[in-house]
Context: one part of a larger RNA
RNA sequence: GGAUGAACGCUAGCGGCAGGCUUAACACAUGCAAGUCGAGGGGUAACAGGGUGCUUGCACCGCUGACGACCGGCGAACGGGUGCGUAACGCGUAUAGAAUCUGCCUUGUACAGGAGGAUAGCCUUUAGAAAUGAAGAUUAAUACUCCAUAAUACUGAGAUGUGGCAUCACAAUUUAGUUAAAGAUUUAUCGGUACAAGAUGACUAUGCGUCCUAUUAGCUAGAUGGUAAGGUAACGGCUUACCAUGGCAACGAUAGGUAGGGGGUCUGAGAGGAUUAUCCCCCACACUGGUACUGAGACACGGACCAGACUCCUACGGGAGGCAGCAGUGAGGAAUAUUGGUCAAUGGAGGCAACUCUGAACCAGCCAUGCCGCGUGCAGGAAGACUGCCCUAUGGGUUGUAAACUGCUUUUAUACAGGAAGAAACAGUCGUACGAGUACGACCUUGACGGUACUGUAAGAAUAAGCACCGGCUAACUCCGUGCCAGCAGCCGCGGUAAUACGGAGGGUGCAAGCGUUAUCC
Numbered sequence: 001g002g003a004u005g006a007a008c009g010c011u012a013g014c015g016g017c018a019g020g021c022u023u024a025a026c027a028c029a030u031g032c033a034a035g036u037c038g039a040g041g042g043g044u045a046a047c048a049g050g051g052u053g054c055u056u057g058c059a060c061c062g063c064u065g066a067c068g069a070c071c072g073g074c075g076a077a078c079g080g081g082u083g084c085g086u087a088a089c090g091c092g093u094a095u096a097g098a099a100u101c102u103g104c105c106u107u108g109u110a111c112a113g114g115a116g117g118a119u120a121g122c123c124u125u126u127a128g129a130a131a132u133g134a135a136g137a138u139u140a141a142u143a144c145u146c147c148a149u150a151a152u153a154c155u156g157a158g159a160u161g162u163g164g165c166a167u168c169a170c171a172a173u174u175u176a177g178u179u180a181a182a183g184a185u186u187u188a189u190c191g192g193u194a195c196a197a198g199a200u201g202a203c204u205a206u207g208c209g210u211c212c213u214a215u216u217a218g219c220u221a222g223a224u225g226g227u228a229a230g231g232u233a234a235c236g237g238c239u240u241a242c243c244a245u246g247g248c249a250a251c252g253a254u255a256g257g258u259a260g261g262g263g264g265u266c267u268g269a270g271a272g273g274a275u276u277a278u279c280c281c282c283c284a285c286a287c288u289g290g291u292a293c294u295g296a297g298a299c300a301c302g303g304a305c306c307a308g309a310c311u312c313c314u315a316c317g318g319g320a321g322g323c324a325g326c327a328g329u330g331a332g333g334a335a336u337a338u339u340g341g342u343c344a345a346u347g348g349a350g351g352c353a354a355c356u357c358u359g360a361a362c363c364a365g366c367c368a369u370g371c372c373g374c375g376u377g378c379a380g381g382a383a384g385a386c387u388g389c390c391c392u393a394u395g396g397g398u399u400g401u402a403a404a405c406u407g408c409u410u411u412u413a414u415a416c417a418g419g420a421a422g423a424a425a426c427a428g429u430c431g432u433a434c435g436a437g438u439a440c441g442a443c444c445u446u447g448a449c450g451g452u453a454c455u456g457u458a459a460g461a462a463u464a465a466g467c468a469c470c471g472g473c474u475a476a477c478u479c480c481g482u483g484c485c486a487g488c489a490g491c492c493g494c495g496g497u498a499a500u501a502c503g504g505a506g507g508g509u510g511c512a513a514g515c516g517u518u519a520u521c522c
Stems, first nucleotide, its partner, number of pairs: 001522004006518005013374006019367002021332001026330003030327003035074003040071002043067002047065003050061005081285003090210008100202002105198007113147004123136005153178006160171004183190002211257003218248003223245008260282004264275004287308005310321004338364001340363003346360001347358004377408004388398004414458005422449001428443007466511005471492003477506005487494002
């Protein structure tokens, strides 16, 4: 000198863009953050409409729009948070998978015949303070089960060709066995099953790189390898039985400490050093520890079970909970924001769609935390006015064109008026093209921000400057007070009666809505 997720002191007019618990992965009141589908199903708790009965203000009827709870499907493994752990194939980079899986999506081929038993809900009882149950009767499905059909699928056997670094792979072929499905409907379609291919995502293995300590020198029994079996989507001591005795290490094993990694960021001419806030990719975690279930995908933040600590409810028998989601509270701390608005846009889930949900997201609020921009006026004006301060003091100098005064402007602030882009779609209506479906075109609809940005008009210099420093380094000097006191100080050092170094004043210098100090890095 540059930089910062900064803090503190003094000060403060505005706007744009960004950023905002670095500490206790400490504990959390309250609300919200993952639902959706009636075009899968039985149905009808609430609302609305309709109908029936009449006792005229009630009862009944799922008949209709819709739809609580329930069965079922898809989603909930994404999105969002945090950095505890981890020195590791965790990450980065480059390869390999002839050792693998992949819901939704795209393309292609083929298929969808028949039968059955339940169960939730509803109803009737019943236990409990509650959480939550228990029994009986009865009912549906795209829920569940069985049979049929079946191959380019899978399993076994046979033989042929081509290729490969090897285990082997691929292609066509013969034969035997095994395995599937679901309907809805407004008749337009949407779904279902099997197989093949793609895309996407995931998984696995390997080379190289990846902090400090030798005041850590030896470490290792599933340990290293083999055979067999099990297990997995898949290879493998992944697991088990048996056999062998290996494996790693001064090119740093093992042990200890510290730490999420990278793209990047800061600095520097570079090499390098430091760092990992915001944004993006990967990893790990979800009160602490463990376990699996479901599923295409989890060993699952707002799922389950067990154990533990903590908090809460209780009728004392027993139960409930997990903000490292968004706000917010307490605590800790030098220190870090609103218990806001909207799904209008972008994106996501479900749905044929309308639409619903979305603290993702987009916006608004707070904070000079940073960067950038603008303003606090401009021109003229010497009686060089008054005051202040200084001096060699009847007089000069300085403050200083500064003020007064004259003219001008109106950014900004104020008032009034107008007022966006972000919106293109989906759906609907109409039309055109080609086989009656899709594509395209026209019209129409939708804005949280927001009466915001922006524009115009009006009057008037009107609404707006501070902070640090002035001995040298280092730009900027005098007077007064004090008298080794009070104090200053980054280093050298100032102060003991003429202090440009302390305190005040006048003057000056630097930066400026900031200026200084502290902390840290280069």
Notes:
RNAcentral holds the full RNA, with entries from ENA and SILVA. This is a predicted structure of a 522-nucleotide part of an RNA (small-subunit ribosomal RNA, 5' domain) from Tenacibaculum sp. Rfam family: Bacterial small subunit ribosomal RNA. The prediction has a mean pLDDT of 84.